RNAcentral holds the sequence, with entries from MGnify. c-di-GMP-I-GGC riboswitch aptamer from a soil metagenome, 93 nucleotides, folded computationally. Rfam family: c-di-GMP-I-GGC riboswitch aptamer. Its family is annotated with cyclic-di-GMP binding in the Gene Ontology. The coordinates come from a structure-prediction model, not an experiment, and the mean pLDDT is 86.
[in-house]
RNA sequence: ACGACAACGGCAAACCCGUCGUAAGGCGGGGACGCAAAGCCAUGGGCCCGUCGCAAUCCCUCCUGGGUUUCGGCGGGUUGCCAGGUUACCGAA
Numbered sequence: 001a002c003g004a005c006a007a008c009g010g011c012a013a014a015c016c017c018g019u020c021g022u023a024a025g026g027c028g029g030g031g032a033c034g035c036a037a038a039g040c041c042a043u044g045g046g047c048c049c050g051u052c053g054c055a056a057u058c059c060c061u062c063c064u065g066g067g068u069u070u071c072g073g074c075g076g077g078u079u080g081c082c083a084g085g086u087u088a089c090c091g092a093a
Base pairs, nucleotide, nucleotide: 002091003090010035011034015030016029017028018027019026020025033080039086040085041084043083044082045081046078047077048076049075050074051073052072053071055070056069058067059066060065
């Protein structure tokens, strides 16, 4: 580097309960869909949330305000979305 109808094990999706958070989501317990890095890192991209903008769009309206969507800035999340970095058990083909 590679990944077995091997061995020792490990992790834990959805969902439920509790808890933190505006939210995405996190943490703990239960639970297993799966995982050879489903260990760790938010570095690149994707996706998600919040907030600001009035730049665009359509709708409503008590007529100058409100709402939706797109886009952009900033902040946050996701490592079980992909890539990258880094560490690691076993040793058949």